[in-house]
RNA sequence: GCGGGUGUGGUGAAACUGGUAGACGCGCUGGAUUCAAAAUCCAGUUCCGAAAGGAGUGUCGGUUCGAUUCCGACCACCCGCA
Numbered sequence: 001g002c003g004g005g006u007g008u009g010g011u012g013a014a015a016c017u018g019g020u021a022g023a024c025g026c027g028c029u030g031g032a033u034u035c036a037a038a039a040u041c042c043a044g045u046u047c048c049g050a051a052a053g054g055a056g057u058g059u060c061g062g063u064u065c066g067a068u069u070c071c072g073a074c075c076a077c078c079c080g081c082a
Base pairs, nucleotide, nucleotide: 001081002080003079004078005077006076007075010026011025012024019065027045028044029043030042031041032040046055047054048053058074059073060072061071062070
């Protein structure tokens, strides 16, 4: 330099042929239990805001009534070729 793949809460990972984003697990917070802990069980857990409401899928654009999903450029990482 060329080709291909991946990018979603703190973390792993769903959401598929465009139509309620974050299910489920881990972690974290609070509680129960225990002399105390571990394990187990219960509840909560994206961000901003007092609320109403708004924002958010690597970044910036495009298509569309509507984009995590389709298209383009770029960024990061991984694989292959030279």

This is a predicted structure of an 82-nucleotide RNA (transfer RNA) from Brevundimonas nasdae. Its Rfam family is "tRNA". From the family's description: Transfer RNA (tRNA) molecules are approximately 80 nucleotides in length. Its family is annotated with triplet codon-amino acid adaptor activity in the Gene Ontology. Its mean pLDDT, the model's own confidence on a scale to 100, is 81.